[in-house]
């Protein structure tokens, strides 16, 4: 030093609800709040939900549903 794992410590992020604001809509963005989260960092590649328009299908949303991929802090067993 790398990999696995996940003790400690330093931070880190934001669930639900509320208000605003865009959006048909699923959602999103901001601000309070914090369920939680070792990737709750990034991605829409591959299931899955989900809005939507269908004539042929098609277009959109969700990364904190899962999977894969890129990348990261620490340094005990």
């Nucleotide at each position: 030093u790398g990999c696995u794992c996940g003790a400690a410590a330093a931070g880190g992020c934001a669930g639900a609800g509320c208000c605003g604001c865009c959006g048909a809509g699923a959602g999103g963005c901001g601000g309070c709040g914090a369920c939680g989260c070792a990737a709750a960092g990034c991605c829409a590649c591959g299931g899955g939900a989900c809005c939507u328009g269908a004539g042929g299908c098609g277009g959109g949303u969700c990364a904190g549903c899962c999977g894969a991929g890129c990348u990261g802090c620490c340094g005990a067993a």
Source information: The prediction has a mean pLDDT of 88. A computed fold for a 77-nucleotide RNA from Candidatus Bipolaricaulis sp., annotated as c-di-GMP-I riboswitch aptamer. The organism belongs to Bipolaricaulis (SeqCode), within Bacteria. It was read from a public genome assembly, where an Rfam model found it.